[in-house]
Molecule: Fluoride riboswitch aptamer (crcB RNA motif)
Organism: Pseudomonadota bacterium
RNA sequence: CGUAGCAAGGGAGAUGGCAUUCCUCCCGCUCUUUCGAGCGAACCGCCGCAAGGCUGAUGAUGCCUGCUUGAGU
Repeated sequence: CGUAGCAAGGGAGAUGGCAUUCCUCCCGCUCUUUCGAGCGAACCGCCGCAAGGCUGAUGAUGCCUGCUUGAGU
């Protein structure tokens, strides 16, 4: 110096919020005296040639909110 792995930390997981870290994935580059700035990764549902059609507010669990249906007051 390069590669791989592990730990810690940060980020992401098809419609909102909070909690759990239990699960999966990503983690770099450039500029700047500094503060910061730019780019990039994970991510952005499924079926169908098309027309068109389908499931779900969770990655998973719990709660809240929104939407829909039924019953009661």